This is a predicted structure of a 1471-nucleotide RNA (small-subunit ribosomal RNA) from an uncultured organism.
RNA sequence: GACGAACGCUGGCGGCGUGCCUAAUACAUGCAAGUAGGACGCACAGAUUAUACCGUACCUUGCUACACCAUAGACUGAGAGUUGCGAACGGGUGAGUAACGCGGACGUAACCUGCCUAUUAAAGGGGGAUAACUAUUGCAAACGAUAGCUAAUACCGCAUAACAGUAUGUAACACAUGUUAGAUGCUUGAAAGAUGCAAUUGCAUCGCUAGUAGAUGGACCUGCGUUGUAUUAUCUAGUACGUAGGGUAAAGGCCUACCUAGGCAACCAUACAUAGCCAACCUGAGAGGGGGAUCGGACACACUGGCACUGAUACACGGCCCAGACUCCUACGGGAAGCAUCAGUAAGGAAUCUUCGGCUAUGGGGGGAACCCUGACCGAGCAACGCCGCGCGACUGAACAAGGUUUUCGGAUCGUAAAGCUCUGUUGUUGACGAAGAACGAGUGUGAGAAUGCAAAGUUCAUGCUGUGACGGUACUUAACCAUAAAGGGACGGCUAACUACAUGCCAACAUCCGCGGUAAUACGUAUGUCCCGAGCGUUGUCCGGAUUUAAUGGGCGUACACCGAGCGCAGGCGUGUAAAAGAGUCUGAAGUUAAAGGCUGUGACUUAACCAUAGUACACUUUAGAAACUGUUGAACUUGAGUGCAGAAGGGAAGAGUGGAAUUCCAUGUGUAGCGAAGAAAUGCGUAUAUAUAUGGAGGAACACCGAUGGCGAAAGCGGCUCUCUGGUCUGUAACUGACGCUGAGGCUCGAAAGCGUGGGGCAGCGAACAGGAUUAGAUACCUUGGUAGUCCACACCGUAAACGAUGAGUGUUAGGUGUUAGGUGCUUUCGGGGAGUUAGUGCCGCAGUUAACUCAUUAAGCACUCAGUUGGGGGAGUAGGGCUGCAAGUUUGAAACUCAAAGGAAUUGACGGGGGCCCGCACAAGCGGUGGAGCAUGUGGUUUAAUUCGAAGCGAACGCGAAGAACCUUAGCAGGUCUUGACAUCGGGAUGUUAUUUCUAGAGAUAGGAAGUUUCUUCGGAACAUCGGUGACAGGUGGUGCAUGGUUGUUGUCAUCUCGUGUCGUGAGAUGUUGGGUUAAGUCCCGCAACGAGCGCAACCUUUAUUGUUAGUUGCCAUCAUUGAGUUGGGCUCUAUAGCGAGACUCCCGGUAAUAAACCGGAGGAAGGUGGGGAUGGUGUCAAAUCAUCAUGCCCCUUAUGACGUGGGCUACACACGUGCUACAAUGGCUGGUACAGGGAGUCGCAAGCCGGUGACGGCAAGAUAAUCUAUGAAACCCAGUCUCAUUUGGGAUUGUUGGCUGCAUCUCGCCUACAUGAAGUCGGAAUCUAUAGUAAUCGCGGAUCAACACGCCGCGGAGAAUACUUUCCCGGGCGUUGUACACACCCCCUGUCACCCCACGAGAGUUUGUAACACCCGAACUCGGUGAGGUAACCCUAAGGAGCCAGCCGCCUAAGGUGGGAUAGAUG
Repeated sequence: GACGAACGCUGGCGGCGUGCCUAAUACAUGCAAGUAGGACGCACAGAUUAUACCGUACCUUGCUACACCAUAGACUGAGAGUUGCGAACGGGUGAGUAACGCGGACGUAACCUGCCUAUUAAAGGGGGAUAACUAUUGCAAACGAUAGCUAAUACCGCAUAACAGUAUGUAACACAUGUUAGAUGCUUGAAAGAUGCAAUUGCAUCGCUAGUAGAUGGACCUGCGUUGUAUUAUCUAGUACGUAGGGUAAAGGCCUACCUAGGCAACCAUACAUAGCCAACCUGAGAGGGGGAUCGGACACACUGGCACUGAUACACGGCCCAGACUCCUACGGGAAGCAUCAGUAAGGAAUCUUCGGCUAUGGGGGGAACCCUGACCGAGCAACGCCGCGCGACUGAACAAGGUUUUCGGAUCGUAAAGCUCUGUUGUUGACGAAGAACGAGUGUGAGAAUGCAAAGUUCAUGCUGUGACGGUACUUAACCAUAAAGGGACGGCUAACUACAUGCCAACAUCCGCGGUAAUACGUAUGUCCCGAGCGUUGUCCGGAUUUAAUGGGCGUACACCGAGCGCAGGCGUGUAAAAGAGUCUGAAGUUAAAGGCUGUGACUUAACCAUAGUACACUUUAGAAACUGUUGAACUUGAGUGCAGAAGGGAAGAGUGGAAUUCCAUGUGUAGCGAAGAAAUGCGUAUAUAUAUGGAGGAACACCGAUGGCGAAAGCGGCUCUCUGGUCUGUAACUGACGCUGAGGCUCGAAAGCGUGGGGCAGCGAACAGGAUUAGAUACCUUGGUAGUCCACACCGUAAACGAUGAGUGUUAGGUGUUAGGUGCUUUCGGGGAGUUAGUGCCGCAGUUAACUCAUUAAGCACUCAGUUGGGGGAGUAGGGCUGCAAGUUUGAAACUCAAAGGAAUUGACGGGGGCCCGCACAAGCGGUGGAGCAUGUGGUUUAAUUCGAAGCGAACGCGAAGAACCUUAGCAGGUCUUGACAUCGGGAUGUUAUUUCUAGAGAUAGGAAGUUUCUUCGGAACAUCGGUGACAGGUGGUGCAUGGUUGUUGUCAUCUCGUGUCGUGAGAUGUUGGGUUAAGUCCCGCAACGAGCGCAACCUUUAUUGUUAGUUGCCAUCAUUGAGUUGGGCUCUAUAGCGAGACUCCCGGUAAUAAACCGGAGGAAGGUGGGGAUGGUGUCAAAUCAUCAUGCCCCUUAUGACGUGGGCUACACACGUGCUACAAUGGCUGGUACAGGGAGUCGCAAGCCGGUGACGGCAAGAUAAUCUAUGAAACCCAGUCUCAUUUGGGAUUGUUGGCUGCAUCUCGCCUACAUGAAGUCGGAAUCUAUAGUAAUCGCGGAUCAACACGCCGCGGAGAAUACUUUCCCGGGCGUUGUACACACCCCCUGUCACCCCACGAGAGUUUGUAACACCCGAACUCGGUGAGGUAACCCUAAGGAGCCAGCCGCCUAAGGUGGGAUAGAUG
């Protein structure tokens, strides 16, 4: 885009079309084929004329009138029958059919043709019946039987006849049978009909007979085209041809008899499946693909199967006979029917209409005609089923109404939309008018022409009149009235035009696909809004397109799917150059056909469109005339392709026979003795019965070291000691010979590694599946090891596969080079060793153009071209199933589907990772010191417990002496009891009052409640400020949730050296380059090189501290000199120390060496300090959804007499246990007692406190000094000196417990610290494991501070004294930079395989069971045709009247549908 559509929601009108796609299922009812009286008879009814007999009547006696009956004639109506024509058309359906069925093109010299047209001729004379009817009679019905009568355009003879047929023969023409024209003989026909006129003989019309020709319709034959399957490869006996005959309208095995043995098929026979074919139709740029409704053409069918009859035509939809199934009627004897006509019914189904009107038009049948018939047809009805057109209103209208939605609360939007005002009237409603479609024909009148006739009638033409419409009072036109009566569907994450809010919370749902939904959903549901289409809109189904995704146009096959393992070769396909012939392909012209409709173009007409009318227009096929380049064909010559010859060359090419040495093993013997062998380490194994080792001799089998090489040969598989025999191919040179002999190659045939199989085969040294033992291991049916069977070897057969690989089919031509190597051969040069140039055939590497998705390939193509073959079309299922071929078997070959997924795959990129590799670093290992882990205690965590044990932190110098630099109350957030509700705290509004602060009394656990005392500030005297009270509303409040909604802050990687950008360049791109490489560094630090050149954040430096020093300064610091004191106490001084401002100093600066040079490194000098001097602060880009909503801030959610607020008490301090971090120890390098030295940095008025007094002591009392370089804590300790203890659970160790005190504080019970006395636990250096630190460091010793009323073994600082070790980077851990592999990308804590258990789904196999299909063999065999017979029957003709001819019934035979039996084939269902 399309549709014969269906479904969902919705639905105003009209026009034109369309409407059982399924059950070719079954059908009630009605209709769909009749007509002619001008072919015929009969009986009936009606009206009428004439005549005759009898009767009646009369101003009329008549061809008068009336009545009855009879006869005759003609007319009308209805009935059945005989007869003619029609019924073979029209209408329906698509079951069957893969076919001369259809399409398009020929042919019939092999044919037929009613009605129609033209034309030729004829129409004479006879006969016998029969239906209807009448009578009798059978039957339920259907339907008959017998006797008798009768007619015809019914039937039958006879006459007549050739331009017909047939036989003979002639001529001409043609030639496969023939055609035409003469001649002769024979044969063959009819309705004296009907009607009109005339009435005499006839004329006309219709009909009849015999021909000829035409037209129309049909029949047959032929070449071409016409679905899928080869998992259908062979089929065929009337089969193929012939002769003779039969039959037919006609050729023919169409049929029969006989003879021959053929015929079809890979160019697809046969079989199976499916299907009606075509013009058209849909789609597509086209080529194609799909499909065969309506309309049209041919075909087939008419309940299923068979058969003939009639007829011009049928083997017949609304005919016959027979068989079968089904239905109906029945008196059980027998009968009837066939909607796939039109309506309609049932059923089936997602699904498809009225039991309508009319013959008006068109067409058909009959008829002389009127006319009759016509479910063909014309119309109407139903259905949005489709196409097309119209409408549902238009202008104006801002207070931008109300209302809805949303909001940043300002607004925005629906929205000029509505309302309101002014109009219009398509459609609608009610009226009026009112078509076209109607022409012929007929009747009647007039006129004319022609012919004929005595005339009339008839016929032809013109014309007047009469008369015909189902649709339908419809279309159209017109009048009036009313904005009313007329809009929905889908979508809004992307594809794809169109977004927000609420609700929901991986639920409910959505979704072609991708996907969406787990508390902020533009994706679900609803709403506002928007977008698209619009009387429709969506969904589903089917087809084409997009899809170059079956590729002829127009793809591929090294690695993505895809080159057969290799060759030979029949068919087939393709094939060098030259000159001719002919004209098959090809090209050009002309003619015919290509039905109509449809399509396209133009025009016209319905108001327009759809629809319709009209004019023009195509491929293709056939015939014919030409052309001759190309392809093909024919013959001719040629040599370049191909082959042969001749002369040479190399070679693990093949087969057979022989032969050689090394080694292994075994045997024999000698020597010799306890081990050997094996491995990561071992064991099994061998060995005192003498092994291994060694020496000599022998046996046997298999394989051939070195040479040996991207070297050689072969089609591939493959081929390796040496010799001989035989044999295939290749290369080089030459140009004697042939003269296109070539290339490829479906089937076919041959070869084909290893493994495997066969032989009553052979052989068997080594190796070695299976197997056994030993190890390893959690296990180890493995890797390792000791043995060892088949096998490996030979012979003859088989198998036929491999990553049979260059993952690259064969052949030919062509397109830059360079450099090796193998086998030849030609020139040049030569000092005879060689050198150098060019060439052919192989075999490698590098590389340009080009190619490729990239990697790559690149004269050995994967480049550019041609020819032939094979093969491929997403992944899995699956190289599976079943079938076939093959094989001894194992198996091979050929080779699906259901179902399932949205990917699978290739190449390359960036990361990450690796029990990959390279380089480098770090207290990472190593070396060394000291700890932890064991004990007791402290402290934190887990767990448990509890009313509550508030909360957070969770591997990592990344939770656990962490938040917490200090939980008795408070803190405090948790628990229990008691209380408050605009609130403990903030702002605002309105009301009342005047106090508040402070002191105090009562009740209560307290909050709280009730009292007492207490009278503020300013003022313009109105009031204001301030405070309190009560009620109330906005609101307060929340340490409630979410750190996975966030900000900020922080940890960690990590003080690791990285992380990026601009421009340029390279690449299709992701990306790369720079940043890599060579060095060097602590460092992406620096140097050199380089398609890169620069730059930024980091590194370093700048900052601070410490180590040295100069200068300035002189108090609270210092004291060398001078005086003075108990004392730097004071005077004095500022040299020194110290303090703190400003400076200096260190930069690889200098020297030597190394590095080619450089950067730099090593060593040295000088210097207080030497290579970032030592510390600190400083933390790139990112990672961990790392931590924190309980510091703070904050979105959303939640609570609001409570999850808020107040208060008392208790809890955070619990205790079987586990872990982390510490302290004290276990002692003699020590403890205790006594004596005696030396610091630094900080702190202090709510505090530090000297000194004195008291106390054993904690401490208490009194109290100087200092707001600090002044005073105080403050005596530092270890150390040193002296004494004592003497290796013990002790004079070590101090837990625990008891008692007495002290301090802080409202308060020390839960639950603080300290003192004294007494008590005196574990523990004797710590298992596996594990931690810190590289120099003023570890270890060790004490001092201070923050927090703080009190409480420090923790934390943060300070100094004293003061070591050991570092070979080195193998290993463990972590990190950095290149490289490599990757199926990982949440990135190795990745990914992923198999099995089992349970459930579900799909598809196979299966003993079987069952249902079909097409054949075959046999049996039976209806009806019909044909043949035979015909003793029975018989009108037409003959007849000598006896009969005969002919025909029929009956019987028999051939053939045959249906049916039966049987064994096979094949397909489905089921199991």
It matches the Rfam family "Bacterial small subunit ribosomal RNA". Gene Ontology terms of the family: ribosome and structural constituent of ribosome. Model confidence (mean pLDDT): 80 of 100.